Predicted 3D model of a 391-nucleotide RNA (Bacterial RNase P class A) from a Myxococcales bacterium. It matches the Rfam family "Bacterial RNase P class A". The family's RNA type in Rfam is ribozyme. Its family is annotated with tRNA processing, dimeric ribonuclease P complex and ribonuclease P activity in the Gene Ontology. It was read from a public genome assembly, where an Rfam model found it.
[in-house]
RNA sequence: UUGGAGCGGCUCGAGCGGUCGCCGGCGCGGCGUGGCUCGCCACCCGCGCGGGAGGAAAGUCCGAGCUCCGCAGGGCAGGGUGCCAGGUAACGCCUGGUGGGGGCGACCCCGAGGAAAGUGCCACAGAGAGCAGACCGCCGCGCCGCAUCGCGCCGCGCGGUAAGGGUGAAAGGGUGAGGUAAGAGCUCACCGGGCCGGUGGUAACACCGGUCGCACGGCAAACCCCACCUGGAGCAAGAUGGAAUAGGGGAGCGUUCGAGGGCGGCCCGCCCGAGCUCCCGGGUUACAUCGCUCGAGGCGCGCGGCGACGCGCGCCCUAGAUGAAUGGCCGCUGCCCGCUCCGCGGUGACGCGCGCGGGUACAGAACUCGGCUUAUGAGCCCUCCAGCCGC
Numbered sequence: 001u002u003g004g005a006g007c008g009g010c011u012c013g014a015g016c017g018g019u020c021g022c023c024g025g026c027g028c029g030g031c032g033u034g035g036c037u038c039g040c041c042a043c044c045c046g047c048g049c050g051g052g053a054g055g056a057a058a059g060u061c062c063g064a065g066c067u068c069c070g071c072a073g074g075g076c077a078g079g080g081u082g083c084c085a086g087g088u089a090a091c092g093c094c095u096g097g098u099g100g101g102g103g104c105g106a107c108c109c110c111g112a113g114g115a116a117a118g119u120g121c122c123a124c125a126g127a128g129a130g131c132a133g134a135c136c137g138c139c140g141c142g143c144c145g146c147a148u149c150g151c152g153c154c155g156c157g158c159g160g161u162a163a164g165g166g167u168g169a170a171a172g173g174g175u176g177a178g179g180u181a182a183g184a185g186c187u188c189a190c191c192g193g194g195c196c197g198g199u200g201g202u203a204a205c206a207c208c209g210g211u212c213g214c215a216c217g218g219c220a221a222a223c224c225c226c227a228c229c230u231g232g233a234g235c236a237a238g239a240u241g242g243a244a245u246a247g248g249g250g251a252g253c254g255u256u257c258g259a260g261g262g263c264g265g266c267c268c269g270c271c272c273g274a275g276c277u278c279c280c281g282g283g284u285u286a287c288a289u290c291g292c293u294c295g296a297g298g299c300g301c302g303c304g305g306c307g308a309c310g311c312g313c314g315c316c317c318u319a320g321a322u323g324a325a326u327g328g329c330c331g332c333u334g335c336c337c338g339c340u341c342c343g344c345g346g347u348g349a350c351g352c353g354c355g356c357g358g359g360u361a362c363a364g365a366a367c368u369c370g371g372c373u374u375a376u377g378a379g380c381c382c383u384c385c386a387g388c389c390g391c
Stems, first nucleotide, its partner, number of pairs: 001387006008381005014333007022052002025049006032043005054362001058373002061371005066234004078230005083097005098112001099110004113225002118223002120219003135165002137161007145153001146150001173191006192214001193212008238290004248280006260272004297316008334360006342353004
């Protein structure tokens, strides 16, 4: 310097001023309204002070806390997870490793248990697709034919052959040599594989030695088998409070010996009259309050660990709405993109400045956390790899 790798780390997500609002908190005030234990409480109104979305608040895909319901214990069924070890409250997440694949490399990717328990499937093509298969070829023998009558060629038949060709995603280990009529683990060497043993490692596994001519084709994102995990619903969970109306249960009084109601200040009186009163326990409600935001919480430093993370100390408190606030408008500035008379620098490509125009993403809490995934504007930094150039 060019091209890459770590899907590495970090920051911002606009700023200032004016103006009009919104949500909730605290304080003060009101010839305001209501309540009572009579100086407080609640509501309403006004003023002031300070607070008010995110890195993903999102998708709701996993895992938990919390709440209610269910539940003796064990098992079956169903669902989930699936190399090993660790982290964690937990996980299908994260970290470190093992194995396989890719890349010159930094590094990246992997649904990575079991196919010698059983069942099933392997399309098309192909002769043959599972305890396989002679289509072409190769080889032997026989027959026939003739052009040189043979150690040759063509054809037919019988047999041998899995080396070669061809089909296919896949054809019953691979390469080489020996061997053979031609071939073949038929034999040998090396590689691969099965079994046994040893060494290292917590383990996955790796390495080494011996042994066996090779048995076990592939598919479990087919059924299945094995190991482990697993109850359901969700804050509209759930809890508390209370009035009217209708209904339920109980007690008392009453139905011409008339409760109760109306007229009325009260009594008498008149009228209507079969229900009335009290208590108990529940239900309903786009009612209120709680749940509700201090929590597996954040930040900094130190220590332990390769790391995920853990431990200790110090500091901080940071939205709680419920038709759902956190905003609208104007001006200036910043940032990005495009254009261009002009100016500056440069041989030039071009860069910078001025000016003009446009843009300023993705998206928005709703009980709370830990992850994953997806969407998205601008900028900065670190480490490493390969090539080229210069010293």